[in-house]
RNA sequence: AUAGCAAGCCGGUCUAUCGCUGCUUUUUGUCAAAAGGAGAGGAAAGUCCGGGCAACACAGGGCACUUUACUUCCUAACGGGAAGAUAUCCGUGAGGGUAUAGUUAAUGUAACAGAAAAAAACCGCCUUGCAUGCAAGGUAAGGGUGAAAAGGUGGGGUAAGAGCUUACCAGUGGCUACGGUAACGUAACCAGCUGUACAACUUAAAGGUUGCAAGACCAUGUACAUCCCGAUUCCGUAAGGAGCGAAGCUGCCCGCUUUGUGGUUUACCGUCGGGAGGGGUAGGUUGCUAGAGAUCCGGGGUGACCUGGAUCGUAGAUAAAUGAUAGACGCCAAUUAUCAUGUAAUUGGUACAGAACCCGGCUUACAGGCUUGCUAUUUCU
Numbered sequence: 001a002u003a004g005c006a007a008g009c010c011g012g013u014c015u016a017u018c019g020c021u022g023c024u025u026u027u028u029g030u031c032a033a034a035a036g037g038a039g040a041g042g043a044a045a046g047u048c049c050g051g052g053c054a055a056c057a058c059a060g061g062g063c064a065c066u067u068u069a070c071u072u073c074c075u076a077a078c079g080g081g082a083a084g085a086u087a088u089c090c091g092u093g094a095g096g097g098u099a100u101a102g103u104u105a106a107u108g109u110a111a112c113a114g115a116a117a118a119a120a121a122c123c124g125c126c127u128u129g130c131a132u133g134c135a136a137g138g139u140a141a142g143g144g145u146g147a148a149a150a151g152g153u154g155g156g157g158u159a160a161g162a163g164c165u166u167a168c169c170a171g172u173g174g175c176u177a178c179g180g181u182a183a184c185g186u187a188a189c190c191a192g193c194u195g196u197a198c199a200a201c202u203u204a205a206a207g208g209u210u211g212c213a214a215g216a217c218c219a220u221g222u223a224c225a226u227c228c229c230g231a232u233u234c235c236g237u238a239a240g241g242a243g244c245g246a247a248g249c250u251g252c253c254c255g256c257u258u259u260g261u262g263g264u265u266u267a268c269c270g271u272c273g274g275g276a277g278g279g280g281u282a283g284g285u286u287g288c289u290a291g292a293g294a295u296c297c298g299g300g301g302u303g304a305c306c307u308g309g310a311u312c313g314u315a316g317a318u319a320a321a322u323g324a325u326a327g328a329c330g331c332c333a334a335u336u337a338u339c340a341u342g343u344a345a346u347u348g349g350u351a352c353a354g355a356a357c358c359c360g361g362c363u364u365a366c367a368g369g370c371u372u373g374c375u376a377u378u379u380c381u
Stems, first nucleotide, its partner, number of pairs: 001377010012329007020039002023036005041352001045363002048361005053211004060254004065207005070084005085100006101202002107199004122143002124139007151169006170194002172191003176187004215286004224277001226276007233242003243261006262269002293312008330350009
């Protein structure tokens, strides 16, 4: 100097004129007028997670269903974050990905091919019988099929073979010592124990549903005299009890609470509910912004973060305000002038994008610029 990796930040400023919304103050009977201050983000986006808050309601329990799954920590919580461990992949490297409960508790699947996908024999090898290829038995070392075929190599052994045996190695499991909070690592030893992967399966933990279009209040207005369905039973003088119907936090079940169980006499009315059809209203107030809040400084921690002090008061719209125009500056790129650095001039550009109850994450988009640390290459000293 160039190219990368990781973390963080900025992404417009000023002036003038006009305009919009809300708040405060003054004037005003009201409408309204004047002055002052304020007014969209790092993602406001996606709606993927977690909550605050609200209603169902204060009765709970079980099943179903969904999510998570290495270790330690952070957080209100999370399927999030930080720092690590093991396995594996990419990169020369700094670094960047993916996975990680369980078969040694049980169950299932691995199509097709293949004899067989876990306890098998197609070819082959060996033994015996018969006689030139059959039958019976043994075998899983060699071959074939396949993504994967019963750990690998050498020696011994065998009728032929086989962890059958032995030496070394690999995997798995275990004991001990040291290091580490731990996951684990290192060393030595023991065991013949020896196939993997994935699950919708199992284990453990967590989870009620719906969501500001949740809810609360006020005003206005209307038509149910329609139809359908369930219960309207028994005991008791009565109170009450049993049973039946219904409503009450999700999809189901059990439980619990509440509520109805009546009148008349032959077919009607009523009560408690659940639906169908039909009718009316669509206005206003609130929820609505002081929060797991922001900024600065100090202390602790590898870090995510924690803690102490000080300061601030920072949109609240409702078809949706937070802007438009002009000029100058800033930043970037190109061209020209200049020996070069630099400087000047001209031209062009200035990103992604727009609160809607609030907050913490994740994911995605982004013209251009800056800071710090680290890696690689080249040149000079």

The RNA shown here (Bacterial RNase P class A) has 381 nucleotides and comes from Breznakibacter sp. The RNAcentral record of the sequence draws on ENA. Its Rfam family is "Bacterial RNase P class A". Gene Ontology terms of the family: tRNA processing, dimeric ribonuclease P complex and ribonuclease P activity. NCBI's taxonomy places the organism under Bacteria, Pseudomonadati, Bacteroidia, Marinilabiliaceae, Breznakibacter. Model confidence (mean pLDDT): 75 of 100.